Transfer RNA from a Desulfobacterales bacterium, 77 nucleotides, folded computationally. Rfam family: tRNA. Gene Ontology term of the family: triplet codon-amino acid adaptor activity. The coordinates come from a structure-prediction model, not an experiment, and the mean pLDDT is 82. Taxonomically the source falls in Desulfobacterales (Bacteria, Pseudomonadati, Thermodesulfobacteriota, Desulfobacteria).

RNA sequence: CGGGGCGUAGCGCAGUCUGGUAGCGCACACCGUUCGGGACGGUGAGGUCGAGUGUUCGAAUCACUCCGCCCCGACCA
Numbered sequence: 001c002g003g004g005g006c007g008u009a010g011c012g013c014a015g016u017c018u019g020g021u022a023g024c025g026c027a028c029a030c031c032g033u034u035c036g037g038g039a040c041g042g043u044g045a046g047g048u049c050g051a052g053u054g055u056u057c058g059a060a061u062c063a064c065u066c067c068g069c070c071c072c073g074a075c076c077a
Base pairs, nucleotide, nucleotide: 001073002072003071004070005069006068007067010026011025012024013023020057028044029043030042031041032040033039050066051065052064053063054062
């Protein structure tokens, strides 16, 4: 330098193709069962969807630019 993949809650990941209320598991907080712990059940909090611009009535989703990480290749050695 070229190609590809990834970026969404504290962690691990769906959702994107085909635009229409942002979700699941674990973790966390509270409550219940228990003497307590663990475990189980119930309730709840937690998100500028990597950044910006654009398209649209409406963007995690479409277009463009940029940033970060990973893989492959090229170059150099």